[in-house]
c-di-GMP-I riboswitch aptamer from a Solirubrobacterales bacterium, 75 nucleotides, folded computationally. NCBI's taxonomy places the organism under Bacteria, Bacillati, Actinomycetota, Thermoleophilia, Solirubrobacterales. The prediction has a mean pLDDT of 87.
RNA sequence: AGUCGCUCAUGGCAAACCCGUCGCGAGGCGGGGACGCAAAGCUAGAGGUCUCUCGCAGACAGCUCGGCCGCCGGC
Numbered sequence: 001a002g003u004c005g006c007u008c009a010u011g012g013c014a015a016a017c018c019c020g021u022c023g024c025g026a027g028g029c030g031g032g033g034a035c036g037c038a039a040a041g042c043u044a045g046a047g048g049u050c051u052c053u054c055g056c057a058g059a060c061a062g063c064u065c066g067g068c069c070g071c072c073g074g075c
Stems, first nucleotide, its partner, number of pairs: 002075004012037002017032006035062001041068003045065003048060004052055001
């Protein structure tokens, strides 16, 4: 450097649901909580799904692909 995630360490994230809060809404944020995740880190570029007041508007990165960056280990 490439590739992989069978094994290990330090650990990390956190679905549903509940509470608070913001939003018309999809949903966001904080707390609790763990179904899961080797990028479940970041990014709306492509597709997709969803929302509303239907627009030169929004939401979803835990739907897939792409881009960027990264821990441990195997080869």